The RNA shown here (Glycine riboswitch aptamer) has 80 nucleotides and comes from a chicken gut metagenome. Its mean pLDDT, the model's own confidence on a scale to 100, is 83.
């Protein structure tokens, strides 16, 4: 990285002639694909300090994504 597995959360929500997907509108939510954001700390720069630049995420924020099932799904276990 690959294969098998386990894997939360939120409306099976109105309307458009309307099983389901899709398309389009309209209200309300989720966070664990992906992305945005940031700093008590840590490292740096500077004789020192102040100042300054770097730097996480399951946190932030909901751009995408998701809200029955599938599908996906961060992270976990096994083997390769």
């Nucleotide at each position: 990285g690959c294969u098998c597995u386990g894997g939360a959360g939120a409306a099976c929500c109105c309307c458009g002639u309307u099983u389901c997907a899709u398309c389009g509108g309209g209200u309300g939510c989720c966070g664990a694909a992906g992305g945005u954001g940031c700093a008590a700390g840590g490292c740096g720069g500077c004789a020192a300090a102040a100042c300054c630049g770097c730097u996480a995420a399951u946190c932030u924020c909901u751009c995408a994504g998701g809200c029955a099932a599938a599908a996906g799904g961060a992270c976990g276990g096994a083997g390769c």